[in-house]
Molecule: Lysine riboswitch aptamer
Organism: Acidobacteriota bacterium
RNA sequence: UUGUGAGAUAGAGGCGCGAUACGUCAAGAGUCCUUCGAGGUAGACAACCCGAGUCGAUGAUCUCGAAGAAAAAGGGACGGUCGCCGAAACCUUACUGACGCGGGCGGCUGUAAGGUUGGGUGGCAAGACAAUAUCCUGCCAACUGUCACCUCAAAUUUGGGGUGGAGCGCUAUCCAACGA
Repeated sequence: UUGUGAGAUAGAGGCGCGAUACGUCAAGAGUCCUUCGAGGUAGACAACCCGAGUCGAUGAUCUCGAAGAAAAAGGGACGGUCGCCGAAACCUUACUGACGCGGGCGGCUGUAAGGUUGGGUGGCAAGACAAUAUCCUGCCAACUGUCACCUCAAAUUUGGGGUGGAGCGCUAUCCAACGA
């Protein structure tokens, strides 16, 4: 000087990812709920089973109608702010916290380990949901970024075309160690 390069730092992809007791808006919904009237019968009490308790022939739960009525939560759109580029999401297992009248059990929050997905878009299927919004998962399609290989044109940098892989990737800088 140069090659490989564990490790560290900084970056890129773009309708990019996520958070937010921030603001506005739509929907939720004239739903839940309260009162009255009518019907109707023996059970009813927020997923399921058991137990306890409470309510119910002074007619509950349920159905229909009328009047009243501020519903709300979760979810969503736009904007603002913040954190970021395995951003983040999902699956499995273990632990934890409160919740559900108690137990089983259940979903939710958080942590750890392992696994899958580069990204957004559209379509189809299934599920969640009040929902045609939206979200999760799977499949398909082209698009896009990146690297590798092939090829064409440039001319020594790059651009076009094709095929394929995956983020445990790619680019840049520093640098342990090793080689020339």